RNA sequence: AACGAACGCUAGCGGCGUGCCUAACACAUGCAAGUCGAACGAGAAAGUCCACUUCGGUGGAUGAGUAAAGUGGCGCACGGGUGAGUAACGCGUGGGUAAUCUGCCCUAAAGUCGGGGAUAACACCUCGAAAGGGGUGCUAAUACCGGAUAAUAUCCCCGAGACUCCGGUCUCGGGGAUCAAAGAUGGCCUCUGCUUGCAAGCUGUCGCUUUAGGAUGAGCCCGCGUACCAUUAGCUAGUUGGUAGGGUAAUGGCCUACCAAGGCUACGAUGGUUAGCUGGUCUGAGAGGAUGGCCAGCCACACUGGAACUGAGACACGGUCCAGACUCCUACGGGAGGCAGCAGUGAGGAAUCUUGCGCAAUGGGGGCAACCCUGACGCAGCGACGCCGCGUGAGCGAAGAAGGCCUUCGGGUCGUAAAGCUCUGUCAGAUGGGAAGAAAAUUCUGCCUGUGAAUAGCAGGUAGAAUUGCCGGUACCAUCAAAGGAAGCACCGGCUAACUCCGUGCCAGCAGCCGCGGUAAUACGGAGGGUGCAAGCGUUGUUCGGAAUUACUGGGCGUAAAGCGCGUGUAGGCGGUCUAGUAAGUCAGAUGUGAAAUACCUUGGCUCAACCAAGGAAGGGCAUUUGAAACUGCUAGACUUGAGUACGGGAGGGGGAAGCGGAAUUCCCGGUGUAGAGGUGAAAUUCGUAGAUAUCGGGAGGAACACCGGUGGCGAAGGCGGCUUCCUGGACCGAUACUGACGCUGAGACGCGAAAGCGUGGGGAGCAAACAGGAUUAGAUACCCUGGUAGUCCACGCUGUAAACGGUGGGCACUAGGUGUUGUGGGUAUUGACCCCUGCAGUGCCGAAGCUAACGCAUUAAGUGCCCCGCCUGGGGAGUACGGCCGCAAGGCUAAAACUCAAAGGAAUUGACGGGGGCCCGCACAAGCGGUGGAGCAUGUGGUUCAAUUCGACGCAACGCGAAGAACCUUACCUGGGUUUGAAAUCCCGAGAAUCCCGCAGAAAUGUGGGAGUGCCUCUUUGAGGAACUCGGUGACAGGUGCUGCAUGGCUGUCGUCAGCUCGUGUCGUGAGGUGUUGGGUUAAGUCCCGCAACGAGCGCAACCCCUAUCCCCUGUUGCCAGCGGGUAAUGCCGGGCACUCUGGGGAAACUGCCGGCGACAAGCCGGAGGAAGGUGGGGAUGACGUCAAGUCCGCAUGGCCCUUAUGCCCAGGGCUACACACGUGCUACAAUGGGCGCUACAGAGGGUUGCAAGCCUGCGAAGGUGAGCCAAUCCCUUAAAAGCGCUCUCAGUUGGGAUCGGAGUCUGCAACUCGACUCCGUGAACCCGGAAUCGCUAGUAAUCGCGCAUCAGCUACGGCGCGGUGAAUACGUUCCCGGGCCUUGUACACACCGCCCGUCACACCACGAGAGCUGGUUCCAUCCGAAGUUGGUGAGCUAACCCGAAAGGGAGGCAGCCAACGAAGAUGGGGCUGGUGAUUGGGGUG
Repeated sequence: AACGAACGCUAGCGGCGUGCCUAACACAUGCAAGUCGAACGAGAAAGUCCACUUCGGUGGAUGAGUAAAGUGGCGCACGGGUGAGUAACGCGUGGGUAAUCUGCCCUAAAGUCGGGGAUAACACCUCGAAAGGGGUGCUAAUACCGGAUAAUAUCCCCGAGACUCCGGUCUCGGGGAUCAAAGAUGGCCUCUGCUUGCAAGCUGUCGCUUUAGGAUGAGCCCGCGUACCAUUAGCUAGUUGGUAGGGUAAUGGCCUACCAAGGCUACGAUGGUUAGCUGGUCUGAGAGGAUGGCCAGCCACACUGGAACUGAGACACGGUCCAGACUCCUACGGGAGGCAGCAGUGAGGAAUCUUGCGCAAUGGGGGCAACCCUGACGCAGCGACGCCGCGUGAGCGAAGAAGGCCUUCGGGUCGUAAAGCUCUGUCAGAUGGGAAGAAAAUUCUGCCUGUGAAUAGCAGGUAGAAUUGCCGGUACCAUCAAAGGAAGCACCGGCUAACUCCGUGCCAGCAGCCGCGGUAAUACGGAGGGUGCAAGCGUUGUUCGGAAUUACUGGGCGUAAAGCGCGUGUAGGCGGUCUAGUAAGUCAGAUGUGAAAUACCUUGGCUCAACCAAGGAAGGGCAUUUGAAACUGCUAGACUUGAGUACGGGAGGGGGAAGCGGAAUUCCCGGUGUAGAGGUGAAAUUCGUAGAUAUCGGGAGGAACACCGGUGGCGAAGGCGGCUUCCUGGACCGAUACUGACGCUGAGACGCGAAAGCGUGGGGAGCAAACAGGAUUAGAUACCCUGGUAGUCCACGCUGUAAACGGUGGGCACUAGGUGUUGUGGGUAUUGACCCCUGCAGUGCCGAAGCUAACGCAUUAAGUGCCCCGCCUGGGGAGUACGGCCGCAAGGCUAAAACUCAAAGGAAUUGACGGGGGCCCGCACAAGCGGUGGAGCAUGUGGUUCAAUUCGACGCAACGCGAAGAACCUUACCUGGGUUUGAAAUCCCGAGAAUCCCGCAGAAAUGUGGGAGUGCCUCUUUGAGGAACUCGGUGACAGGUGCUGCAUGGCUGUCGUCAGCUCGUGUCGUGAGGUGUUGGGUUAAGUCCCGCAACGAGCGCAACCCCUAUCCCCUGUUGCCAGCGGGUAAUGCCGGGCACUCUGGGGAAACUGCCGGCGACAAGCCGGAGGAAGGUGGGGAUGACGUCAAGUCCGCAUGGCCCUUAUGCCCAGGGCUACACACGUGCUACAAUGGGCGCUACAGAGGGUUGCAAGCCUGCGAAGGUGAGCCAAUCCCUUAAAAGCGCUCUCAGUUGGGAUCGGAGUCUGCAACUCGACUCCGUGAACCCGGAAUCGCUAGUAAUCGCGCAUCAGCUACGGCGCGGUGAAUACGUUCCCGGGCCUUGUACACACCGCCCGUCACACCACGAGAGCUGGUUCCAUCCGAAGUUGGUGAGCUAACCCGAAAGGGAGGCAGCCAACGAAGAUGGGGCUGGUGAUUGGGGUG
């Protein structure tokens, strides 16, 4: 795009079309083929009228020569239906018929003479239920039968001519034989007879007979075309041909007899399946593909099968006979029927109409005609089934109404849409008009012409008149009223035009493909809005297209599917140069055909269109004919370049056979010799004291041939390797001669064909499936080891497959090169061997153009062309099943389908990963030091418990984390008590200034009562208003640590302070992408240098910033004190000073700058000097692109959802502090490098006014009292501790260790019970250095020692963050563990190895194969039976026409009957093919 459609929702009108695609299933009822009285005989009734009447009726007329029936003629073979069968001369197309027929029709010629005998109807009798018969008698014809005549008819004979496809045909002349007929009707009297008129007759029309021709139709034959299966490969006895005969309209095995043995087939016979064919139709740019409904042509069929009759034509839809199935009637004896005609019914089905009107038109049959018949046809009805047309209104109309929906709350949108105002009048409705158009013909009348004797008649022409309409009171027209009665359907994630809200929450559902849905769904459902089409819109089904996705036009085969394992060669296809001929192909012209309709063009008719009509053009093809001769073919001749032969030469693991050789393994014998050997990662099994292994000598046997040996050679491939001999194939080079296209490819076919395997017989050293043992392992039916049988070897035979690979079929030609190598020539050169140049034939590598999806290929093509063969067409199922062929078997070759998936695949790219590689880092390992894991305690977590033990954080990167402070508060949790505009915010209303004080109840929150008290500002100051505040009230709202960190912002962790991450331009690539950023060095570093199709740049690195280490300058108090002075018991205490320390500002200094070496003369590295410091001096701050849906909605912010007398708010108490356990992080220890006691030194950095607090007094102490000083370089916290010097303890659960518990206190605080810290006295637990495992640290570091601070009333701090004191050890090195960076490689991974993924087993479902069989369909063969019918024979029975005969009778001919042959259905038996089903079974698919 289309449709003979169906289904869902919806539906106003009209026109034109169209409508059982299924059961060729069965059919009730009506109708669908009759007509002619001008062929013939006979001939009613009802009714009406008249007459008569015994009133029962009778007769006559009319009805009416009508109806019905009969004889006869024509028609019934057309028209109409259907598509079952048919793969065929059935159809299409073009021819042939010299092998034919043709009723009716047309033209022409001739004729139509004269006789005969019957028979229906009818009447009577009779059989039968009926259907239907039988007998006797009568009768007519255009029915039937003789006779006559007759040709250019037919046949035979003779002669001649023309044509020819050589078979024959046609024509002419002569002779012979044979064959016809029917009348009907109208008119007339010219001729003849009777003579109104009629007839013999004449004439017209129709008919009849013969002949010739035409037209139309039909039969038969032929060329070409016409579906699928080769898993159908052979078929055929009337088969193929001949002769003779029969038969037919006619050829022919069409049929029969005889003779011969043929005929068809790979260019697809035979068989099977499916199917009516065509013009056309749909689609497509075309070529094609699909299709054959309506209309038209042809064919076939008419309940199923068979058969003939009649006829011009049938083997006959509405005829006959027989058989069968089915239905109906029956008196049970027997009969009737055939809608695939039009309607209609049932059934089937998703599905397909009225038991309508009319012959008015067109057409058909009959008839002279009138006319009759016609379910053909013309119309109407039903169905949106299709196409086409029309309408459902038009203009104005913004306060953008109401309402709906959305909203960022501002608004937006439905939307000029509505309302309203002004118009119009199609359709539908009503009324009226409309006999319009559709009709031409027929009849009558007039005229003309012809025929004729004719002004009859008839025929033709012309003019007028009359008559006929199913549709239908329809089309159309006018008037009336009225916007009034007339819009839906699908879709809105992408493809694909159209977006929001709500509901739902992997549910319900959607879905054409991809895919949506798991709490913010433009994808589900609804709504609003939108998009598309519109009386329709969607869905389903089917066909073509897109699909170059079967490729003729127009594809491919190295790796995506696809080159047969290789050769020889048949058919076939293709084929070198020249000449001549031919004309099959080819090309050109002409002619015929190519039906109509359709399609196209131009016009025209319905108001347009659809639809219809006219005219035109076109048409592949087929046939005939005329010509051309280049090319192909064919014929003839010639040629040498393709191909081949002969000659010379050398190369070679080419093949076959026989013989020979040495090394090695093993075994046997002997010698020497002694305890092991062997084997492995390490072992063991194994061998060995019965003497192994080792070693020497001798022997046996089998197999394989080291070195040479090489991308070297040979062969078609498989493959071929010691040496010699024999036989033998092929290739190559050289030079001449010869043949003369002899060539290439190759379906089938035939041969060869590794290894393994099979058969028979040998052989058997080594090796070695199976097998055994030992190891390994979770296991180890493996890898490793010790043994070991088939086999490996030989002969003969079979098998016929391989990643049989260059994954690349063969041949020929052409298209840059470079460089190896093998064989053999030429040149040059040499004493010679080489080297070098050049040719041919092989074999490699690298590369140009070109090709390719890319990878890659590239004179050995995967380039450019030609020829031939094979093969492919999504993955799985499956190279499987079934069938066939081959094989001894194993199995091979050929080779599907159901079902299932939305992919399977190729090449390349970027990542990620690897028990891949290279390079390199890091307290990563190693080397060290100290810990954790064991104990007690502290703290966090899990778990458990509980009314609650609030919540979050979960590998590193949760767990002394959020928490830099949970007794109340905090607090989010629980219990209970309260509260509802709320504890706090904004707005509104009422009252009151605010505020303060005192009661009562209560655990408090809170509730309730009383009292004092009136301020500020403004104004038209009785008063009112306003600001702020308080109380009460209403509703908007507040509030939520309620949920979602997977809706978010912000912030943070982590990889990781790792060295990376990118961009612009250029360039390369079809592209993803690459390059830059890789490489060589170097660095802590993508740091720098060099190189480079890259050149630059950005974010990172580094530096700039801070602290610290040295020095200088400045400053000089609250800091300092060297020198000077004063003073003290002593002290920078004082004067003074600012030199030093220090404070805190500024500056200097370090840059591989200098020297040497190494390095590429670079970057840089190593060493050295100087220097406080040396190669980043040390530390900090600083965290690229990104990753982890990492963490946080309980810091804050925030979308959405949820709660709203509660999930909000207030209060009291409790809980977060629980405790059988488990884990993390810490503290204190286990002691003598120690504990205790005493004495004595040396810091830094901080903090301090609700604060730090000196000093003094009290207390053993925590602390208390009092209180100077200090808002701080001034005063205080503040004695630093370890260390040092002494004394003591003496190895013990202790003078180690301090848990736990008892008692007594202090402090903070409203309050220390749950649940604080501290002090004193007493108590004195585990623990004696810690399993597997595991952590930190590379120098002022670890370790160790104390000090301070934040939070804070106090404290659980042993935590955290800082500060200083003392102060080590070790690093060979990068193999390994972990993490990371760069390059490279493989990949079937991309959620990225915590990936992907294979098979069995278990379960469910599905389709298929096998299966003892069972049961259908179809077909073949054999035999039996054999209806109707036809043919033949017979025909003693019967017999009108003709003949003989006077007759009787006979003859000729015919009929019945009988016999035979053929013969449908049927029966029996046996096969083939193909379905269904089947216990069980096999694999397959999906989950």
The RNA shown here (small-subunit ribosomal RNA) has 1487 nucleotides and comes from an uncultured delta proteobacterium. The sequence is in RNAcentral, with records from ENA and SILVA. Its Rfam family is "Bacterial small subunit ribosomal RNA". Gene Ontology terms of the family: ribosome and structural constituent of ribosome.